[in-house]
RNA sequence: ACUUGAAAAAGGCAAACCUGUCGAAAGGCAGGGACGCAAAGUCGCGAGUCUAAGGCCUUCGGGCUAUGACAGUCGGACUGCCAAG
Numbered sequence: 001a002c003u004u005g006a007a008a009a010a011g012g013c014a015a016a017c018c019u020g021u022c023g024a025a026a027g028g029c030a031g032g033g034a035c036g037c038a039a040a041g042u043c044g045c046g047a048g049u050c051u052a053a054g055g056c057c058u059u060c061g062g063g064c065u066a067u068g069a070c071a072g073u074c075g076g077a078c079u080g081c082c083a084a085g
Stems, first nucleotide, its partner, number of pairs: 002085004012037002017032006035072001041078003045075003048070003054065004
């Protein structure tokens, strides 16, 4: 440096759910909590998914739309612990 994650060690993260809080919502953040994770670290770059405040349309029922989100959906980029080969 590359490949791999069987065993081991030091540790790390934290789904659902609950509480508080921010947000129009999706969702975020903090605390509790552990389903899981070797990148479950970072980046919305590509695909996908969610929401629709505002905007546009409307037969007034609603429809469309991201400039809002999701990195624990997949791919990509960057960075990183330990061990084995």

Predicted 3D model of an 85-nucleotide RNA (c-di-GMP-I riboswitch aptamer) from a Clostridia bacterium.
Model confidence (mean pLDDT): 90 of 100.
The source organism's lineage runs through Bacteria, Bacillati, Bacillota and Clostridia.